[in-house]
Description:
RNAcentral holds the sequence, with entries from ENA. This is a predicted structure of a 73-nucleotide RNA (transfer RNA) from a Candidatus Nealsoniibacteriota bacterium. NCBI's taxonomy places the organism under Bacteria, Bacteria candidate phyla, Candidatus Nealsoniibacteriota. The coordinates come from a structure-prediction model, not an experiment, and the mean pLDDT is 83.

RNA sequence: GCCCCGGUAGCUCAGGGGAUAGAGCUCUGGUUUCCUAAACCAGCGGUCACAGGUUCAAAUCCUGUCCGGGGUA
Numbered sequence: 001g002c003c004c005c006g007g008u009a010g011c012u013c014a015g016g017g018g019a020u021a022g023a024g025c026u027c028u029g030g031u032u033u034c035c036u037a038a039a040c041c042a043g044c045g046g047u048c049a050c051a052g053g054u055u056c057a058a059a060u061c062c063u064g065u066c067c068g069g070g071g072u073a
Base pairs, nucleotide, nucleotide: 001072002071003070004069005068006067007066010025011024012023013022018056027043028042029041030040031039049065050064051063052062053061
């Protein structure tokens, strides 16, 4: 250089054209407890890597760029 996979919450990851974008863990508050832990309830947290395009509608499809991983002479 070329090919393939990936980039979504603080972390690990779902979601592959139409719902207000979700789960687990973390964090914060509450209930419980003498206190802590555990358990339970609630909450905070997202320019869906970036830009452009297609579409009535894009996290999702297409193109380019950037970043990470793998393959290849």